c-di-AMP riboswitch aptamer (ydaO/yuaA leader) from Paenibacillus hemerocallicola, 149 nucleotides, folded computationally.
Its mean pLDDT, the model's own confidence on a scale to 100, is 77.
Lineage of the source: Bacteria > Bacillota > Bacilli > Caryophanales > Paenibacillus.
Of the family's consensus pairs, 96% are formed in the model.
The sequence was found by an Rfam model in a public genome assembly.
Rfam family: c-di-AMP riboswitch aptamer (ydaO/yuaA leader). Its family is annotated with cyclic-di-AMP binding and regulation of gene expression in the Gene Ontology. The literature on the family includes a 2004 paper in Proc Natl Acad Sci U S A by Barrick et al., "New RNA motifs suggest an expanded scope for riboswitches in bacterial genetic control".
RNA sequence: AACCAUACCGAGCCGAAUUUCUUUACGAAAACGGGGGAACCAUGUAUUUCAGGGGUGAAUUUCGUCAAUCCGUUCCGGCGGAAAGGCGAAUAGGGUGCCUAACAACCCGAAUCCGUCAGCUAACCUCGUAGGCUCCAGUCAGGAAACCA
Repeated sequence: AACCAUACCGAGCCGAAUUUCUUUACGAAAACGGGGGAACCAUGUAUUUCAGGGGUGAAUUUCGUCAAUCCGUUCCGGCGGAAAGGCGAAUAGGGUGCCUAACAACCCGAAUCCGUCAGCUAACCUCGUAGGCUCCAGUCAGGAAACCA
């Protein structure tokens, strides 16, 4: 000097997931979110079946390929179909530093919960306030705020 890692501070991003108070607790409140829950409307009726059904979330859908395994068939050489999962390409949709729109560039397009059950839904009831990242903030138009004069 360079590189890497860690810690603190600062500034930000995804997300509802922040702030304040006190007696510091299985605490309270505000704020922001989720669920349940009438009438009306929706659901045609009855029976059977369970490949059920439903929620949070942007996270749906399609195609190709490999394939554990399963089913049918066979002249036992094979043939046909289905398929958890893996890989790849797309896609509804979603994100990127005051806000909105357009363009550009770069990304995401998961996961999980309930447990046979929930349409909408006023009153009412009830639950959450996590986790994970970055050092990044392009162009233009309109709008706003703050500071200065």